[in-house]
RNA sequence: UCAUCAAGAGGGGCAGAGGGACCGGCCCGAUGAAGCCCCAGCAACCAGUCGUCCAGACGACCAGGUGCUAAGUCCGGCCCGGACGAUCGUCGUCACGGGACAGAUGA
Numbered sequence: 001u002c003a004u005c006a007a008g009a010g011g012g013g014c015a016g017a018g019g020g021a022c023c024g025g026c027c028c029g030a031u032g033a034a035g036c037c038c039c040a041g042c043a044a045c046c047a048g049u050c051g052u053c054c055a056g057a058c059g060a061c062c063a064g065g066u067g068c069u070a071a072g073u074c075c076g077g078c079c080c081g082g083a084c085g086a087u088c089g090u091c092g093u094c095a096c097g098g099g100a101c102a103g104a105u106g107a
Stems, first nucleotide, its partner, number of pairs: 001107005010039005018028003022077004040069003045065002048061006073102001078099004082094005
């Protein structure tokens, strides 16, 4: 910089209090958090093979390199819109919609 992020997929051992990026919320956690190891699984970004066509795109296969296996990236944060409440012209609430920011993963 580009692409994707509503789907999917967990057991065991060691360990022993945290974890969900940050902040707020709300959750997960002694019926065992983080971390490390083993095995299993999901997916198909890249690589590989094959095919199609305008020749760099698309499709199929595979599973070698990554990734992932609570909750939509758990929700919100900034902007626009909507609904509701109060106040009367602004304020509050909402796990309502869209976009942005941020983040994650791959190349």
A computed fold for a 107-nucleotide RNA from uncultured Aeromicrobium sp., annotated as SAM riboswitch aptamer (S box leader).
The sequence is in RNAcentral, with records from MGnify.
The coordinates come from a structure-prediction model, not an experiment, and the mean pLDDT is 85.
The source organism's lineage runs through Bacteria, Actinomycetota, Propionibacteriales, Nocardioidaceae and Aeromicrobium.